[in-house]
RNA sequence: GGAAUUCUUCGGGGCAGGGUGCUGUACCAUUUCGGUACAUAUUCCCGACCGACGGUGAUCGCGCAAAGGCGCGUAAGUCCGUGAACUGCAUAUUUGCAGCCGAUCCGGUGAGAGUCCGGAACCGACAGUACAGUCUGGAUGAGAGAAGAGAUUG
Repeated sequence: GGAAUUCUUCGGGGCAGGGUGCUGUACCAUUUCGGUACAUAUUCCCGACCGACGGUGAUCGCGCAAAGGCGCGUAAGUCCGUGAACUGCAUAUUUGCAGCCGAUCCGGUGAGAGUCCGGAACCGACAGUACAGUCUGGAUGAGAGAAGAGAUUG
């Protein structure tokens, strides 16, 4: 340095402020239709806020070199891929396989931008509940993966 392998730890963020009032309660009225007050949505409306993991990468920082550069760290929610959830099948009820798997444009710079700069957009499982990316719950769970340690072989 390489291959397979065991264990440990870590491993997701977010409604400030305002409006409305389904509904509930109390009271009033009643032949029937109702009326008033209070409470009431992180779900509706305005607005606010958030961004898992690996890769790529023209930013930025540090170091080396002094020739074009090189090395390390760092930079994407919407570029490539992964994960949870959800659906189906199988199953020793815990796993396996398969399916599903969101969203970006314009301008600028430049040899080159999906990633830089500026602007304007867009996206976000299931169950509960007044319709939820942000509340509560499955979940003190699972997990892509990250770091470290051990042992074995050459």
This is a predicted structure of a 154-nucleotide RNA (FMN riboswitch aptamer (RFN element)). The coordinates come from a structure-prediction model, not an experiment, and the mean pLDDT is 79. Of the family's consensus pairs, 97% are formed in the model.